Context: one part of a larger RNA
RNA sequence: AUGAAUGCUGGCGGCGUGCCUAACACAUGCAAGUCGAGCGGUAACAGGUCUAGUUUACUAGAUGCUGACGAGCGGCGGACGGCUGAGUAACGCGUGGGAACAUGCCCCAAAGUGAGGGAUAACCGCUCGAAAGAGUGGCUAAUACCGCAUAUGGUCUUCGGAUUAAAGGAUUUAUCCGCUUUGGGAGUGGCCUGCGUACGAUUAGAUAGUUGGUGAGGUAAAGGCUCACCAAGUCGACGAUCGUUAACUGUUCUGAGAGGAUGAUCAGUCAGACUGGAACUGAGACACGGUCCAGACUCCUACGGGAGGCAGCAGUGGGGAAUCUUCUACAAUGGGCGAAAGCCUGAUGGAGCAACGCCGCGUGCAGGAUGAAGGCCUUCGGGUUGUAAGCUGCUUUUAUAAGUGAAGAAUAUGACGGUAACUUAUGAAUAAGCACCGGCUAACUACGUGCCAGCAGCCGCGGUCAUACGUAGGGUGCAAGCAUUAUCC
Numbered sequence: 001a002u003g004a005a006u007g008c009u010g011g012c013g014g015c016g017u018g019c020c021u022a023a024c025a026c027a028u029g030c031a032a033g034u035c036g037a038g039c040g041g042u043a044a045c046a047g048g049u050c051u052a053g054u055u056u057a058c059u060a061g062a063u064g065c066u067g068a069c070g071a072g073c074g075g076c077g078g079a080c081g082g083c084u085g086a087g088u089a090a091c092g093c094g095u096g097g098g099a100a101c102a103u104g105c106c107c108c109a110a111a112g113u114g115a116g117g118g119a120u121a122a123c124c125g126c127u128c129g130a131a132a133g134a135g136u137g138g139c140u141a142a143u144a145c146c147g148c149a150u151a152u153g154g155u156c157u158u159c160g161g162a163u164u165a166a167a168g169g170a171u172u173u174a175u176c177c178g179c180u181u182u183g184g185g186a187g188u189g190g191c192c193u194g195c196g197u198a199c200g201a202u203u204a205g206a207u208a209g210u211u212g213g214u215g216a217g218g219u220a221a222a223g224g225c226u227c228a229c230c231a232a233g234u235c236g237a238c239g240a241u242c243g244u245u246a247a248c249u250g251u252u253c254u255g256a257g258a259g260g261a262u263g264a265u266c267a268g269u270c271a272g273a274c275u276g277g278a279a280c281u282g283a284g285a286c287a288c289g290g291u292c293c294a295g296a297c298u299c300c301u302a303c304g305g306g307a308g309g310c311a312g313c314a315g316u317g318g319g320g321a322a323u324c325u326u327c328u329a330c331a332a333u334g335g336g337c338g339a340a341a342g343c344c345u346g347a348u349g350g351a352g353c354a355a356c357g358c359c360g361c362g363u364g365c366a367g368g369a370u371g372a373a374g375g376c377c378u379u380c381g382g383g384u385u386g387u388a389a390g391c392u393g394c395u396u397u398u399a400u401a402a403g404u405g406a407a408g409a410a411u412a413u414g415a416c417g418g419u420a421a422c423u424u425a426u427g428a429a430u431a432a433g434c435a436c437c438g439g440c441u442a443a444c445u446a447c448g449u450g451c452c453a454g455c456a457g458c459c460g461c462g463g464u465c466a467u468a469c470g471u472a473g474g475g476u477g478c479a480a481g482c483a484u485u486a487u488c489c
Base pairs, nucleotide, nucleotide: 001487002486004485005484006483007482008481011361012360013359014358015357016356017354018353019319024317025316026315028314029313030312033076034075035074038073039072041069042068045067046066047065048063049062050061051060052059053058083272084271085270092197093196094195095194096193097192098191101189102188103187106185107184108183109182110181111180112179113178114148116146117145123138124137125136126135127134128133153164154163155162156161168177169176170175198244199243200242205235206234207233210232211231212230213229214228215227216226217225247269248268249267250266252261253260254259274295275294276293277292278291297308298307299306300305325351327350328349329348333347334345335344336343337342364394365393366392367391374385375384376383377382399426400425401424402423403422404421408416433478434477435476436475437474438459439458440457444473445472446471447470448469454461455460
């Protein structure tokens, strides 16, 4: 010094921190949606209108007419945020360079946004299935899909030319939000590279796509990245290869420094998402809460077949010396979607639990000697506990009760929270322990025990006068903590 644990003890507040072990298995709930101002529509809710019953009320039916909106098509986002550290000794990370690249949303600039087409889900039928789900017939829309036209521009080019777009929506009719193409920017990302980056030589040789070239393929992009052919190279005692261990860094701890150790929280990067593999979509993934295949495990089943993935937040079992609530709010900050209102957000803001840590405060203050009683010691005179208590006076931090009551929020909107803070009242009232006292090392006597019981970090104590064991009185050190254990300097 610690992400600590254990023993004894424990009043309060602020700020932090809290599975270091089993990347073990997970019940339950929530953690990624949103847009009706893209679309066809109308399952639910509310309103309107119409019809019928009816004295109003009310009841029943019809109607997308309106607010809205389940499911569906479509767009954007689910590649961020959150978690974990298994793997990785590597261009993974750190730092400094580089050239052959990509880039949704955002910003700037230029040009355009013409005329058409065929489908399909939803829906309505039918069928299969226990379910998950699937098939089939018919209808329909779009900012979904596909031709045509145009081509400032872009791409290719043998410089003749070839080729290449688009989508509408809202409206107060002013415009606004979009769409297409191109150029630039910002930020972000991919790639290459110098240097640095653990231990072992009781690991000395390693390597055939291996090293280089030509050509081709592939990629957003350089490249054996892949392939064909050719050459035989390449790395290595300046430690290759192999083995073991390990995410890396800013930092953190220690130290006068040099250095040593470390990598919890916070910040940056990387990697992983039950295990292994693969691609699809997309600006971006080879994708934690997407898809497919295989495997292990768990669950459902009508035995034919299906479902699942907490290393998200809580929580459970297990492991362990050991680590929290199945809380609250989107008010703030930020994110996604939306023109907006807004919706979503276990990110985040807060509250809860734990002396786990750091810091602060308190448990009273002053006077008070017949030095009371009691305890302990005693040479029996006394000494000590000790101004300590009682007693007298004072104060009210804190506590309790009542009242007022924020900032954090911008016109409005406050979870925290009637919280913080302030005021008043009551009354010393609610609040001290732990370890040690042989030397190191601050602090000593009595009794008990008798090499026993026990102590102990080292030296060592204990066998009848033990300052070292146990108890008591006294003392010393720290103090809401104290001591021990573990680990680092």